About this RNA:
Predicted 3D model of an 80-nucleotide RNA (c-di-GMP-I riboswitch aptamer) from a Nocardioidaceae bacterium. The model forms 95% of the base pairs in the Rfam consensus. It matches the Rfam family "c-di-GMP-I riboswitch aptamer". Gene Ontology term of the family: cyclic-di-GMP binding. NCBI's taxonomy places the organism under Bacteria, Bacillati, Actinomycetota, Propionibacteriales, Nocardioidaceae.

RNA sequence: UCUCGACAAAGGCAAACCUGACCGCAAGGCAGGGACGCAAAGCCACGGGACCUCCUAACAUGGUCAGCCGGGCUACCGAA
Numbered sequence: 001u002c003u004c005g006a007c008a009a010a011g012g013c014a015a016a017c018c019u020g021a022c023c024g025c026a027a028g029g030c031a032g033g034g035a036c037g038c039a040a041a042g043c044c045a046c047g048g049g050a051c052c053u054c055c056u057a058a059c060a061u062g063g064u065c066a067g068c069c070g071g072g073c074u075a076c077c078g079a080a
Stems, first nucleotide, its partner, number of pairs: 004078002012038002017033004022029002036067001042073003046070003049065004
């Protein structure tokens, strides 16, 4: 350095739910509270998938989800 991931050490993030005289048609996002969990639960919409939009229906378009899976980039520590 690469791989790997400890009954190690220092830390980090934050599910559901609640609140918002906040944003959005919505999915959802943001802020505060809160912790189910996470070795990348840091970042990226490239591939798959799910969700919203459209509303007789289907397709298309646009969007959302990175804590659905895969992939890419970066990163603390250093046991086996």